A computed fold for an 81-nucleotide RNA from a marine eukaryotic metagenome, annotated as c-di-GMP-I riboswitch aptamer.
[in-house]
C1' cells in the first nucleotide's frame, strides 16, 4: 500500500462431524480483512458438565471456550516511486 497488481484469509447462513454447553473441525458460501498469521499473556466476554451452596426454584465456580471487540508478545508474503 501507487485508485495498485500477484497471491492469501473467510462473516452470516447451510450440510456433516465433535462437545453437557459455550464453542470447534470440515465442505459449501463470501460479509469483510494489510497481519482476519501464531500466542488466552493482560483486562474483558461466553458457557457451567463436574464441584460447592440451597427444602426447592435456583445461585456460585473453569479445569471448558472466544484473538473477525481491545491491548501486549512472536513471526511473515508481494511491490513502484
Nucleotide at each position: 500500500g501507487a485508485u495498485a497488481a500477484a497471491g492469501g484469509c473467510a462473516a452470516a447462513c447451510c450440510g456433516c462431524c465433535c462437545g453437557a454447553a459455550a464453542g470447534g473441525g470440515u465442505g459449501g458460501g463470501g460479509c469483510g480483512c494489510a497481519a482476519a498469521g501464531c500466542u488466552a499473556c493482560g483486562g474483558g466476554c461466553c458457557u457451567a458438565a463436574g464441584g460447592c451452596c440451597g427444602a426447592g426454584a435456583g445461585g456460585c465456580u473453569a479445569u471448558g471456550g472466544c484473538u473477525g471487540a481491545c491491548g501486549g508478545g512472536c513471526u511473515g508474503c508481494c511491490g513502484a516511486a
The sequence is in RNAcentral, with records from MGnify.
Its mean pLDDT, the model's own confidence on a scale to 100, is 86.